c-di-GMP-I riboswitch aptamer from uncultured Bythopirellula sp., 72 nucleotides, folded computationally. Lineage of the source: Bacteria > Pseudomonadati > Planctomycetota > Lacipirellulaceae > Bythopirellula. RNAcentral holds the sequence, with entries from MGnify. The prediction has a mean pLDDT of 87.
């Protein structure tokens, strides 16, 4: 390299939350860690608002743990 298979953006049903957004179902833009961790930035929400407080996103970046296949 190939090859088995993995995961699902939008978007649509349902359901939980105020919200960002989570779940299950359809759906495939894309994805070699799009697997796991909110640890540090970054973006978003809600509440006070000097500036904080709780949250939300690892499919935004770093960072930490883990890991499938593999010619010639």
């Nucleotide at each position: 390299a190939a090859a088995c298979g993995g995961c699902a953006a939008a978007c649509c049903g349902g359901u939980c939350g105020u919200g960002a957004g989570g779940c299950c179902g359809g759906g495939a833009c894309g994805c070699a860690a799009a697997g796991c961790c909110a640890u540090g930035g970054g973006u978003c929400u809600u509440c006070c608002c000097u500036g904080g407080a709780a949250g939300a996103u690892c499919g935004c970046c770093a960072g930490g743990c883990c890991g499938c296949c593999g010619a010639a």